[in-house]
RNA sequence: UAAGUGGACCGGACGGUCGCCGCGAGAAAUCGAGGAGGAAAGUCCGGGCUCCACAGGGUGAGAUGCUGGGUAAUACCCAGGAGGGGUAAUCCUACGGAAAGUGCCACAGAAACAUACCGCCUCAGGACUCUUUAUGGGUCAGCAGGUAAGGGUGAAAUGGUGGGGUAAGAGCCCACCAGCGGUCAGGUGACUGGCCGGCUGGGAAAACCCCGUCUGGAGCAAGACCAAAUAGGAGGACUGAAGGUAGCCCUGCCUGUCCUCGGGUUGGUCGCUGAAGCCGGAUGGUAACAUCCGGAUUAGAUGGAUGGCCGUCGCCCGAUUUGUUCGGGGCACAGAACCCGGCUUACAGGUCCACUUAAUCC
RNA sequence: GCCGAGGUAGCUCAGGUGGUAGAGCAGUGGACUGAAAAUCCACGUGUCAGCAGUUCGACUCUGCUCCUCGGCA
Repeated sequence: UAAGUGGACCGGACGGUCGCCGCGAGAAAUCGAGGAGGAAAGUCCGGGCUCCACAGGGUGAGAUGCUGGGUAAUACCCAGGAGGGGUAAUCCUACGGAAAGUGCCACAGAAACAUACCGCCUCAGGACUCUUUAUGGGUCAGCAGGUAAGGGUGAAAUGGUGGGGUAAGAGCCCACCAGCGGUCAGGUGACUGGCCGGCUGGGAAAACCCCGUCUGGAGCAAGACCAAAUAGGAGGACUGAAGGUAGCCCUGCCUGUCCUCGGGUUGGUCGCUGAAGCCGGAUGGUAACAUCCGGAUUAGAUGGAUGGCCGUCGCCCGAUUUGUUCGGGGCACAGAACCCGGCUUACAGGUCCACUUAAUCC
Repeated sequence: GCCGAGGUAGCUCAGGUGGUAGAGCAGUGGACUGAAAAUCCACGUGUCAGCAGUUCGACUCUGCUCCUCGGCA
């Protein structure tokens, strides 16, 4: 210098003026201070909080799945193992079990999990044939037998390569490799390494399922209170052998309870923002994170505020021009609604740090 | 704001333990008729909303995104 990998951050700035929404002061006029984000988004997970007659058990359903740790909790994060991609920095992984069972593997193919289509080999028996007439050779057939080397089909064909062996073959035997089991050593563990053994039992669990672990349900339009309004109306179920208990069942608990239709009101207050939160430092820990100390207070609407205009500067685009000048347009994605921790998705342009590879120079 | 359902031919909808997608209406051509309708015969049609993943193979299974619809005090 070029190409790349990982991480952190900014994402228009300043001033004036006119508004909008809360808060505080004031009798009022008015004054003071504050007012979107890294994702406020998708609502995909996990919690806090609130209600459900809030409890216990079973069953079902759902989620999750290498190991160890962190956390309020998680499907998140950190560290490690194994497998895979890349020359490397480094990145990716839904990564338990197919030897518990059931089902599936279309078409093709003999056969898709127990099988022989072609082929190869054997057969004192059968038929035909040759001649050197023999305990000879060859060919064919077979409802006889062996084989899984080779061909062919397929996404996938019964461990792979090489050698020995055999009638032909085959882990039948041997060497190496892959896999399985046992044992020893290291590690908390996933796992790794050595030795020994027999020779291997296809794929798919993002099919059902099995195993381990976790989960009661609903959600701030939850819910509580005040005010207002009204016909506490009509129909049905059951009268403790019933109904409810937010998937179902049982025990327990509650009871004039439950369901449907119809009518009225449709205002206000609380929940509501001070929080498992933010910033800085120290200590422990590889890290995630934890503990302690100090500091600041920084949105709270309810048809839903956070905006418009002007000036200067910055950046981008187009025209003109290529030093530039003038005038014009634009400023990424997007916008709180109970709160918090994550994940995912969107994002113009720009800044910084660490590392890798290649080339050149000292 | 919160919760739920769906997206397949021009329209309305099926599809199912994953094996290459169908019905009705509509459309086009022909027959019948003097001409039309009805009827009969034949025919075509699809990015199964999009992008990834699992699988030999995905409309179907899984994740993310987009769009449409419904409910609530």
Molecule: RNase P RNA; transfer RNA
Organism: Dehalococcoidia bacterium UBA2247